Predicted 3D model of a 350-nucleotide part of an RNA (small-subunit ribosomal RNA, central domain) from a bacterium.
It was read from a public genome assembly.
It matches the Rfam family "Bacterial small subunit ribosomal RNA". Its family is annotated with structural constituent of ribosome and ribosome in the Gene Ontology.
The coordinates come from a structure-prediction model, not an experiment, and the mean pLDDT is 87.
[in-house]
Context: one part of a larger RNA
RNA sequence: CUGGGCGUAAAGGGUGUCAAGGCGGCUUUAUUAGUCUCCCGUAAAAUCCGUGGGCUUAACCUACGGCCGGCGGGGGAAACGGUAAAGCUCGAGGGCGCGAGAGGUGCACGGAACUCAUGGUGGAGGGGUGAAAUCCGUUGAUAUCAUGGGGAACACCAAAUGCGAAGGCAGUGCACUGGCGCGUUCCUGACGCUCACACACGAAAGCCAGGGUAGCGAACGGGAUUAGAUACCCCGGUAGUCCUGGCCCUCAACGUUGCUCGCUCGUUCUACGGAGUAUCGACCCUCUGUGGGACUAAGCUAACGCGGUAAGCGAGCCGCCUGGGUAGUACGAUCGCAAGAUUAAAACUC
Numbered sequence: 001c002u003g004g005g006c007g008u009a010a011a012g013g014g015u016g017u018c019a020a021g022g023c024g025g026c027u028u029u030a031u032u033a034g035u036c037u038c039c040c041g042u043a044a045a046a047u048c049c050g051u052g053g054g055c056u057u058a059a060c061c062u063a064c065g066g067c068c069g070g071c072g073g074g075g076g077a078a079a080c081g082g083u084a085a086a087g088c089u090c091g092a093g094g095g096c097g098c099g100a101g102a103g104g105u106g107c108a109c110g111g112a113a114c115u116c117a118u119g120g121u122g123g124a125g126g127g128g129u130g131a132a133a134u135c136c137g138u139u140g141a142u143a144u145c146a147u148g149g150g151g152a153a154c155a156c157c158a159a160a161u162g163c164g165a166a167g168g169c170a171g172u173g174c175a176c177u178g179g180c181g182c183g184u185u186c187c188u189g190a191c192g193c194u195c196a197c198a199c200a201c202g203a204a205a206g207c208c209a210g211g212g213u214a215g216c217g218a219a220c221g222g223g224a225u226u227a228g229a230u231a232c233c234c235c236g237g238u239a240g241u242c243c244u245g246g247c248c249c250u251c252a253a254c255g256u257u258g259c260u261c262g263c264u265c266g267u268u269c270u271a272c273g274g275a276g277u278a279u280c281g282a283c284c285c286u287c288u289g290u291g292g293g294a295c296u297a298a299g300c301u302a303a304c305g306c307g308g309u310a311a312g313c314g315a316g317c318c319g320c321c322u323g324g325g326u327a328g329u330a331c332g333a334u335c336g337c338a339a340g341a342u343u344a345a346a347a348c349u350c
Stems, first nucleotide, its partner, number of pairs: 003322004007304002012318001014201004021194003025088008034080001035077008048066007091191001092188003095184005103177007110154001114150008125136002162169002206247006215241002220236004258317006266295011299306002323350003332343004
């Protein structure tokens, strides 16, 4: 000395649920294959270490003594760990009482805007741009009024807001439904944490079948710009965007920060609860719980920064990294209708 790491240098799995495994609160008793201790055996010799001896010295040779850990047998110990039994309540879960929320699914409804159709008014332009043109318009456009149809999205409220495991979720109402917080300390009595594999979920785009299509709009056509313009700007416009069912399974799936638990100065804003004081009551004020933010002490960090929502101090479990390129590629395998996804190298080269 017996790895070091993962916010930005390589490195946290996209997210959750969970069987195996790993780890596991307080008290008592018993036991003991882990653990600790003692003894015996085994440990070829040489080597090695200590002391002495022999070659003039040394290397070298040699005598005696000693030594790691392991394994086997035996005696002992019982703090820790295991096992068994009994108990406990602070972990975990439940009951009861309150509470907030764009959490999810389905159905119904609403107004604004847009667009289309029909009718009225009206009569030459409209539209578009840096400027234009393509384009639309005397078969009456644009503008304006009325009626009707259609699809998609929900201005203001709106916020540093809220909810959800993540992806994500926003008009209104109803139905069904998941999770969460606070209070009480009534019940169970360690029932817990993590989790390879597995399973489920998983934006957008994309795929299959059927529908739908107002606006927008890859591709595509045209007009401009330009040396060119396969673009940026303009006029059109198909897939798609929407719905139902089934696939795909990826991302700057990011807080680029895995989950759980404990400990560690303060200040301040905010959301939702509770208690106290006060009050006729409600505010205000004080304390407190759970979330969401800002600034910081200590500490950490290469620095930037983090700082009770830790990247501080500790514990448990999982995932991952190990120079750059080749390469998240080839091959093989699994999955997929396909697109492709997952797993994942090497030669060679610097």